[in-house]
Overview: This is a predicted structure of a 1481-nucleotide RNA (small-subunit ribosomal RNA) from a metagenome. The sequence is in RNAcentral, with records from SILVA. Its mean pLDDT, the model's own confidence on a scale to 100, is 84.

RNA sequence: AGAGUUUGAUCCUGGCUCAGAACGAACGCCGGCGGUAUGCUUAACACAUGCAAGUCGAACGGAUUUAUGGGGCAACUCAUAAAUUAGUGGCAAACGGGUGAGUAAUACAUAGGAAUCUACCUAGCAGUAAGGAAUAACCCUGGGAAACCAGUGCUAAUGCCAUAUAUUACCGUUUAUUCGGGAAAGAUUUAUCGCUGUUAGAUGAGCCUGUGUCGGAUUAGCUAGUUGGUAGGGUAAAGGUCUACCAAGGCGAUGAUCCGUAGCUGGUCUGAGAGGAUGAUCAGCCACACUGGGACUGAGACACGGCCCAGACUCCUACGGGAGGCAGCAGUGGGGAAUAUUGGACAAUGGGCGCAAGCCUGAUCCAGCAAUACCGCGUGAAUGAUGAAGGCUUUCGGGUUGUAAAGUUCUUUUAGUGGGGAAGAUAAUGACGGUACCCACAGAAAAAGCACCGGCUAACUUCGUGCCAGCAGCCGCGGUAAUACGAAGGGUGCUAGCGUUGUUCGGAAUUAUUGGGCGUAAAGCGUGCGUAGGCGGUUUAGUAAGUCGGCUGUGAAAGCCCAGAGCUCAACUUUGGAAUUGCAGUCGAAACUACUAUGACUAGAGUAUGGCGGGGGAUAGUGGAAUUCCUAGUGUAGGGGUGAAAUCCGUAGAUAUUAGGAGGAACACCGGUGGCGAAAGCGACUAUCUAUACCAUUACUGACGCUGAGGCACGAAAGUGUGGGGAGCAAACAGGAUUAGAUACCCUGGUAGUCCACACCAUAAACGAUGAGUGCUAGUCAUUGGGAUCUUAGAUUUCGGUGGCGAAGCUAACGCGUUAAGCACUCCGCCUGGGAAGUACGGCCGCAAGGCUAAAACUCAAAGGAAUUGACGGGGACCCGCACAAGCAGUGGAGCAUGUGGUUUAAUUCGAUGCUACGCGAAAAACCUUACCAGCCCUUGUAUCCUCACUAUGAUUUCCAGAGAUGGAUUUCUUCACUUCGGGUGGGUGAGAGACAGGUGUUGCAUGGCUGUCGUCAGCUCGUGUCGUGAGAUGUUAGGUUAAGUCCUUCAACGAGCGCAACCCUCAUCCUUAUUUGCCAUCGAGUCAUGUCGGGAACUAUAAGGAAACUGCCAACGACAAGUUGGAGGAAGGUGGGGAUGAUGUCAAGUCAUCAUGGCCCUUAUGGGCUGGGCUACACACAUGCUACAAUGGUGAUUACAACGGGGCGCAAUAUAGCAAUAUGGAGCAAAUCCUUCAAAAGUCAUCUCAGUUCAGAUUGAGGGCUGCAACUCGCCCUCAUGAAGUUGGAAUUGCUAGUAAUCGCGGAUCAGCACGCCGCGGUGAAUACGUUCUCGGGUCUUGUACACACUGCCCGUCAAGCCAUGGGAGUUGUUUCUACCUGAAUAUGGUGAGCUAACCGCAAGGAGGUAGCCAUACACGGUAGGAAUAGUGACUGGGGUUAAGUCGGAACAAGGUAGCCGUAGGGGAACCUGCGGCUG
Repeated sequence: AGAGUUUGAUCCUGGCUCAGAACGAACGCCGGCGGUAUGCUUAACACAUGCAAGUCGAACGGAUUUAUGGGGCAACUCAUAAAUUAGUGGCAAACGGGUGAGUAAUACAUAGGAAUCUACCUAGCAGUAAGGAAUAACCCUGGGAAACCAGUGCUAAUGCCAUAUAUUACCGUUUAUUCGGGAAAGAUUUAUCGCUGUUAGAUGAGCCUGUGUCGGAUUAGCUAGUUGGUAGGGUAAAGGUCUACCAAGGCGAUGAUCCGUAGCUGGUCUGAGAGGAUGAUCAGCCACACUGGGACUGAGACACGGCCCAGACUCCUACGGGAGGCAGCAGUGGGGAAUAUUGGACAAUGGGCGCAAGCCUGAUCCAGCAAUACCGCGUGAAUGAUGAAGGCUUUCGGGUUGUAAAGUUCUUUUAGUGGGGAAGAUAAUGACGGUACCCACAGAAAAAGCACCGGCUAACUUCGUGCCAGCAGCCGCGGUAAUACGAAGGGUGCUAGCGUUGUUCGGAAUUAUUGGGCGUAAAGCGUGCGUAGGCGGUUUAGUAAGUCGGCUGUGAAAGCCCAGAGCUCAACUUUGGAAUUGCAGUCGAAACUACUAUGACUAGAGUAUGGCGGGGGAUAGUGGAAUUCCUAGUGUAGGGGUGAAAUCCGUAGAUAUUAGGAGGAACACCGGUGGCGAAAGCGACUAUCUAUACCAUUACUGACGCUGAGGCACGAAAGUGUGGGGAGCAAACAGGAUUAGAUACCCUGGUAGUCCACACCAUAAACGAUGAGUGCUAGUCAUUGGGAUCUUAGAUUUCGGUGGCGAAGCUAACGCGUUAAGCACUCCGCCUGGGAAGUACGGCCGCAAGGCUAAAACUCAAAGGAAUUGACGGGGACCCGCACAAGCAGUGGAGCAUGUGGUUUAAUUCGAUGCUACGCGAAAAACCUUACCAGCCCUUGUAUCCUCACUAUGAUUUCCAGAGAUGGAUUUCUUCACUUCGGGUGGGUGAGAGACAGGUGUUGCAUGGCUGUCGUCAGCUCGUGUCGUGAGAUGUUAGGUUAAGUCCUUCAACGAGCGCAACCCUCAUCCUUAUUUGCCAUCGAGUCAUGUCGGGAACUAUAAGGAAACUGCCAACGACAAGUUGGAGGAAGGUGGGGAUGAUGUCAAGUCAUCAUGGCCCUUAUGGGCUGGGCUACACACAUGCUACAAUGGUGAUUACAACGGGGCGCAAUAUAGCAAUAUGGAGCAAAUCCUUCAAAAGUCAUCUCAGUUCAGAUUGAGGGCUGCAACUCGCCCUCAUGAAGUUGGAAUUGCUAGUAAUCGCGGAUCAGCACGCCGCGGUGAAUACGUUCUCGGGUCUUGUACACACUGCCCGUCAAGCCAUGGGAGUUGUUUCUACCUGAAUAUGGUGAGCUAACCGCAAGGAGGUAGCCAUACACGGUAGGAAUAGUGACUGGGGUUAAGUCGGAACAAGGUAGCCGUAGGGGAACCUGCGGCUG
C1' cells in the first nucleotide's frame, strides 16, 4: 500500500467481498513445562448450607467457673484474686465488599461559586461544680406450639433529668456588649485515658452556576407551584423547597414536550491522523439492595447482612400466629454457545473496637480449576549416500519423500529421583511452603499438532465420484480425464497451538472538517416574492467578543510514550520525565472578523430626466377566410372512404354548383436557432387601464445589498363543482373492416370534454434533464434593441439580448467553453447500490380524483453512464451473383427404380438429418461382404515371448458322426523355402505356464488426419509511426475504377504478409524437330476394291520444344491517372474457353464404422468359427431419378458421320446353331497394329391420322438363356402372351447465359453375375437478358440497438403452482402512560386529649410538661370510568419478492413492424389501447 467481482473487450460510477489488528469470547481437532494476568457479557431469575461486623470488664450492676483465706462436720456462706460474658452503656455498623435494574439529567466530565455541616484526628483557649428520679439484667408469677410477650418487686452507670457557672469567644435579639437562652462523666491509681464549651485546621459531605454529553419531527407545541414578587414556615444551608396573597408569566425550530435506548468518566480497541466503536478487569463519581412507600437513630442513612407498612413469592405452624431476602465469599438449581473451590491464613497491606494484650475482618494475601489471553522455554545436536527399505508417482529411464531414517559420536534445558534451601520480618509472629532457587544422578530418554494448496493468496499430483455426493469469504467448482468434492503422496503457513463462528475499527475518499458529488451514472425544489438565519463595498477613530502571544491555576492515580531500574530474558513490576491538544484566570497586541460613533464616501443597489422595442398582462369592441347547418335555385346518380373494402349519405334528389342566412371556435400569409415574460406561457385588428427590460444624460439617496429554512403567490394539459355555450375535433360508446383472435392500429358515426364566467386541483420529459448572485479568463461569424464616431449602398465601436464554431481549462467519455459543465467566493435545495417503492402506515391538504411528507421486512451481486468492436434491423446508400426479371427444359400429378422417415420384425446392423442428410458412406447386400438376428461350437484363442514332445510338403480316394463348420478313420502319388551351395537359418502340430491377443463396444463434446459449408466470396492480418486514459482507431476510409483490398489519385501514415491475379495442366492458331502400329499430296508397283506394297515426310495425326495477346496500336471519354467504350489487325481481345488451386475464420458441422489415437468398458465374451435368416418387410409420407402421356411422334425399311476409354482367371473376330438371350468354336491382340466397335439421334422412303390409339409400357402367366457350390426368400437377360396408371400435371419449386440448355448414343470403375445411379466421351444444337423495383444470398460504408450463445437474440404483464417476509382486518391478549373520582397502611405535621403520667414548682390540693386514644391534612399499594401510545396474535384479504424446462398473448429494445416516453382521464384477460397537452432520451 491494495485486490476480486457488472462487459465480447474498455473507461467511469457504484455496491458486495477479501487480505490487517483486536476480544471477559464460544465451538472443532490437538495438547509438554513455567511465569504474569483474567474468568456469568444471558435470568437486577430463585436460592439449601456455612461464613462475610464487631469490639470494649480501664463505663455499669450482676451471673458463672477456678484458686486462696475466714466461718462451718458438711451442705453452704463471706472476703480477696484470676478468667469468662447474657444485659445496660459507649464506639463502629453510613467504611470495606457486590451489581448496573433505573437514570438523557436531582447523573457524569471540566471550570468556577456562596448561603453550609463535619464523629474520630491536629493545634489553641476555657471548664469539668453540686444534686435527683428511674430502668434492664436478676428474683417471682403468668400467657404462647413457637417467635416472643405481660405483670409485681430489687438495682448500677461515662444511661436520663433539673440547678449553678460560661468572660467581648456559641445562638437568638436589639439603635445600643441591650436583653434572653444554652455545658459536662467519670474510670483507674498517680500517671494517663476521658468529658463539656469554643476558635482554627485537616478530611469528608451537602447546595448553586457556565460548558459538554445517543437516536427519532411519521413526537410541534409544553407548563398551573407552572414563571416572578411579598410575607411566613422548613432545612446544616440559598431557593416555589412548602404555605398564603398578588401579577401572568416561563420553555420551544440553536428542537421544548413526548417516545426509544443507555450508568458516566479516566480509559480500552482501531486508525497515518481527524475520527469511529466501546465503557470487562484497575481507578474516580453516581444509583440500587425481593417490589413500592416511609420515617427513626445518628456527625453522617431515609441505611445490602437495621426498623415500620403495603405487595408478590418461599418456609414453619398445635391454624391462633410467626420467619425470610447471596446484585458479600464459596456453593445449588435455572437460563445459556459460555465463565472456576461449599479451599488456607490473618504471616503481610489495610479497616473496626480497645490504654493494651488482643479479638473480628470471604477486605486482603495465598493456594486450587481453565491454553481464556500475553510472555518465555522445550520436544535434541553433529555427522551420516550404495541416495537403504517402504510409500507416492512415472514418459518405466527415473523422480520424490530425503540427510530425512538407520548407523556413529555427543549434550541434558524442561519433566523425573535424591540432597540443600531463602528473601518476603527493624524484637517475636510465614498461610504461601520444603515454594522460588542451588547441587547431584540416570537416560534421547517422557513431550507435535492444526489449517490450507482454482484466482484473490504462499503451496500440485494420482486415484475415487460423475450437476450425484459434496465445497463455497467473493468470483464460482461438480453433467467420465475435477490442481475447486472425498482420499492419498507431496508441498505451504503458523506452532502448544491451529482453524471456524460472532463482534468492533480499518481498508471505505462508501456521509467526504481534514476528504465526495448533483447536464447524461443516485442527485437543482416547476417558478418567483420574501421572514428568520448565513454572507456582505470604500474609509476614519475607538472597544477588545472572536483571533494571536506570555504567565498562573487546574487537567487524580493508573494507563499510552521516552529514559532508567528489578525478576536469568520477556510478559510483569517499579523510578523519573514528557504528554494530557481542555477549561478558567490574568497581562498584553489590534492586522482581520465583529461592535460603537444612527461618523464619512460612491464604484454595489436604487430614484429622477429624455428616448426606445416588444405575440408582457387585463377589459371592451370590431373583422375577413374556412368548416358545419338551414332556406331557395340549377342539376342527376352517384357520393364518401380505403392498402383493398364495407358500415354511412343519396331518386323523400345527395355529391357538385349559385345566392342568402345562422352559429361557434381558431386567427393563413408576415413568421424568422426573431421578440416579450419569473416560470407556466403569449400571435387578426382597435381602444382603455397596467407592469417590466434596455439605451443615453447629468443630478439625487448613501450599502439601502446577495441568498433564502419555514411561509405566501403564480403554476400547461387532463380532471372536479355551479351556470352558460356547443361549429369543428373528439376519450367513452356503436357499427364496418383487418386478424388465428383484434377489447387496437384503418374507416363511418359519436357523448363528456375542448370555449366563457366563478370556484377548486397543484401535477408534466413543468427540460438547457444544467438553482440564484458576484468577479476573473483568446477569439470569430450570424442575428435582435438602443447609442457614439467617421472616409455614409457602408465601416468602426459601445451597452443589453439570442444563436453557431472554437483558445486555455474542465470532463469517465459524450461534450461544455464570457449565455461554462473553466477559475474562485456567498447562500439555498438535493444524493449515498438495484429491487421492494415514491409503495405501506401515520400526519397535513383536497368535494373527489388524488397531492405533499415518507419507511421497513425480504431479496440480488449487481443495477447503471459514456464510448469500442461485432452481429442484427419489416434503417439508409452503393455494388455483385441464373438472385430476380427475359427465356428454354423440368420437378410437384402417373407407373417403375433407388434412398430416407415411419411402421413392422427374432433381426429388419450402423452412421449421415435445413441450406451443407435422403441414386449419401455403398466404384455393386443371393453365400461371402455383414458389423444385425436365431441356433450350434472354441476359450492364451490365427500375433510375440518361454519350456517339453512329435513332425517337417503338396495333391488325392473312400467311409463314419453331424444341418454344417468340424471331428475321426483311410487309399495313392510326391517330399518344403532362403542361400555366399560350405553348411546354416527358417516352419508346423500337440501339451503347459502366464505376460497378453481380440473388440465395426462407448465417447467426433477428449483428439490427429481427412471432408462439407459460407465461398473462388474479396476479404483477413502484421511491423513501425500517429491519435485515444482505454477497449480500440488509423493504415483497410474518401473520389474514381475493376471480376478482384484490381489499379490510380488523395490522405498521419509508411511498408509488409496470407488471399486476388500470374506461374501449372488442357483446348483453340502457327512454326521447328521426329515418323511407327498412324498418314498418303507427289513418283512407281499391285488389286474387282481398300496406304495393299516400294517409297515419301507435304497434309492429318501423334508428342517434345518454341511462337503468339501485352489495352501493344488508333480515336473518344476520364483528372495529363487508373481505366472504360469503339475500331484496326489477328486463330484468339480485354481473365480467350475449361480445370487444378479454397486466405483468417464460422458451424463443439461430419467421421472413433477407412485409418490412427487418449480415457472408459468386455475377457468361457461385447472376442473367434459355422449354418440358416435379415439388411430386399409395407397401410403410408418425403427426396432423387428413369419411362411416358405422343404426329417436331410411333412402327417398318433404307442410309451416313464420332470421341474418351478397356482388354490375359481378359477382350474376342471370321464361321456355325438358335426368332432371341446365347451356345459351339477360336484367328488375332499384353495393344496408335488385334478385339471391344454396326454409334445413336439426324437424313431418305413407306405407313399410322388424334384414339387410351400401331401412344405408353407397369403388372401377371408360360417357356428359355447366362453367371455362380447355390438364383425360394433375393440376380440379370431373351421369346410369346397379358396391356395397368397416364391425354402435360394444384399450391409450390429446380437447372441453365453458348458449343451452354435441351436432345442422342458410346465408354469406364465396381464386378462371377447384376446400373434408370456415378464418372467420363463425343454427335445434333437453341431461346433470352429491358434492367436491378421486388425475392434469396453475399460485400463495403453509414445509422439505431436494452443483442454478444449475438434476432432461432433480448424481454413485459395477467393467470396457475410452491415457498418467504409484509400491509389491512371484526376483534382479542398484554405492557406503558395520562385525566377524573374512590380508598387512605405505615409515617409526618397540626388539633384534641374527660384516659394515663417518675424527675421540675408547690406544705397540700394541684400545676407545668408529657402521653395512649381520637380527628384533620399529605401520601404508597389498590379500585372505578374514560382516553393515548406500543407489542403479540387473528378468520379473511391486498399487493410484493422468489422459484431449469406451466398457460395466454407479444408491450419494449431496429422506424421493434402504430416512434417511444412524461402528466392526466376513460376503457380493456393481460402486457396495454385511446383522447388532451408536453419532451427528444